[in-house]
């Protein structure tokens, strides 16, 4: 000095002028909130985006029980909560040094991880291949035993690799082939057996909140897939500000169909009403109980046509708020405590234009002139998390060069 | 502003316990005709909308994005 990765932060700064959103105060005026002048504050993002999670917040029962259903998933902490973050363990890959005869195994270093369970059961595993989860043998290898044929035939024996049979080392198939190196057996072999490597189970020690992590005994117990059904555990009632309140205007308790079952008490009887029982419904995204409302033939409440509004108010920005410095025997996310501070609220929607310095990149005929500056914009409010995104700042790491 | 569905050939569409990418119409040639259609025979034509992951393997399971289509006071 360059080129690459992550990681945290910035993403044009200062002024004039004019106009536009909002707010606050003076004026003028009979009156100024809406709707006049005038001055003064203020006005996009780190992602306002995708609507992928969590949440407040509003309504439905201050959200209750069961079924279905759905998402989450190493372990400990944050946190208002999560599918986020932090910190840890454990896999996987990988590169570097080092041990072994091998199987493999320590040790650092980076980088990824949707990572409960496969010994509850199902399911599935195309083609290939014998043989794909407990079954199997093409080419192979034996052919101990029994047979057959030879050769010796007195007997004993030796030879064939043929026929029944054994047998999975090896070769070949496959994404996967019944763990694996050695050696012992054996006619050939095989966890048969053994030692010793990898892993499970089931016991126990010891360290750790725990995940786990290391020993040490038993047991020969050994495909995968749960981003396929499943089971195990923990969450989760619905809908979304076009949520929902209030005012003010218009209109037609319009029209056709459908539609429940009543029975008993009070009030002196009856009409009317009221209160139990019962039946019908409606109460926002599956059902059923239940709870609350209406209603029970003067008839709730459904489906279909029909007929009107298409304004204004509030919700609506002071909030799990923003910045600073400290705290915590905090690794850290993060907490808590003091200070300061008020930082968009539009509604078919404001945030734009013009000029002056300066600061970035780029060309050139270079004391200067000429262009250009990504992604992309608020719509009830936050936590996250995904995507986009010129360029520059810090800081750590890996590479190559050069110099000392 | 929220909620729902959808992308396979040039068009209209199938593709389920995940293992071969298909149909019709059109397009290319060829045969038949005197020549056109219609008919017959071949054929080509596909980032299964992109881009990752999970399997031994993805149009299909999951996730991330880009397009479109519909509801609502």
């Nucleotide at each position: 000095g360059g080129a690459g990765g992550c990681a945290u932060c910035c993403g044009g700064g200062c002024g004039g002028c004019c106009g536009c959103g909002g707010g606050a105060g003076a004026c003028u005026g009979a009156g100024a909130u809406g709707u006049g002048u005038c001055u003064c504050c203020u006005g996009a993002g780190g992602a306002a985006a995708g609507u992928c999670c969590g949440a407040g917040c509003u309504c439905c029962a201050g959200a209750g029980g069961g079924c279905a259903g759905g998402g989450c998933g190493c372990u400990g902490g944050g946190u208002a909560a999560c599918g986020c973050c932090c910190a840890g363990g454990g896999g996987u890959g990988u590169c570097a040094g080092g041990g072994g005869a091998g199987a493999c195994c320590c040790u650092g270093g980076c980088a990824c991880u949707a990572c409960g369970g496969a010994u509850a059961g199902g399911g599935c595993c195309a083609c290939a291949g014998a043989a794909a989860c407990c079954a199997g043998a093409c080419c192979g290898c034996c052919g101990a035993u029994g047979g057959c044929c030879c050769c010796g035939u007195u007997c004993a024996g030796g030879g064939g690799a043929u026929c029944a049979g054994g047998c999975a080392a090896g070769g070949g198939u496959g994404a996967a082939a019944c763990g694996g190196u050695g050696g012992g057996g054996u006619a050939a072999g095989a966890g048969c057996c053994c030692a010793c490597c990898a892993g499970g189970c089931g016991g126990g020690a010891u360290g750790g909140u725990g995940a786990c992590a290391u020993c040490c005994c038993g047991u020969g117990c050994u495909g995968g897939u749960a981003a396929c059904c499943c089971c195990c555990g923990c969450c989760c009632g619905g809908a979304g500000c076009a949520a929902g309140g209030c005012c003010a205007a218009a209109c037609a308790u319009g029209a056709a169909g459908g539609g429940a079952a009543g029975g008993a008490g009070c009030c002196g009887c009856a009409c009317a009403g009221c209160u139990c029982c019962g039946g019908g419904g409606u109460g926002u995204g599956g059902c059923c109980c239940g709870c609350a409302c209406c209603c029970u033939u003067u008839g709730a409440c459904c489906u279909u046509c029909g007929g009107g509004u298409a304004g204004g108010c509030c919700g609506c920005u002071u909030g799990a708020g923003c910045g600073g410095c400290g705290u915590g025997g905090g690794u850290a996310a993060c907490u808590c405590g003091c200070c300061g501070c008020c930082c968009a609220g539009a509604u078919a929607a404001a945030u734009g234009g013009c000029c002056g310095c300066c600061g970035c990149c780029c060309g050139c005929a270079c004391a200067g002139c000429g262009g250009g500056a990504a992604c992309a914009g608020a719509a009830c409010u936050c936590g996250g998390c995904u995507u986009a995104c010129a360029g520059g700042a810090u800081g750590c790491c890996u590479c190559c060069c050069u110099g000392u | 502003g929220g909620g729902g569905c959808c992308g396979u050939a040039g068009c209209u569409c199938a593709g389920u316990u995940g293992g071969g990418a298909g149909a019709g119409c059109g397009c290319c040639a060829g045969a038949a005709u005197c020549g056109c259609a219609c008919u017959c025979u071949g054929g080509a034509g596909g980032u299964c909308a992109g881009g990752g992951g999970u399997u031994c393997g993805a149009a299909u399971c999951c996730c991330c994005u880009c397009g479109g289509c519909u509801c609502c006071a």
Predicted 3D model of RNase P RNA and transfer RNA as a complex of 477 nucleotides.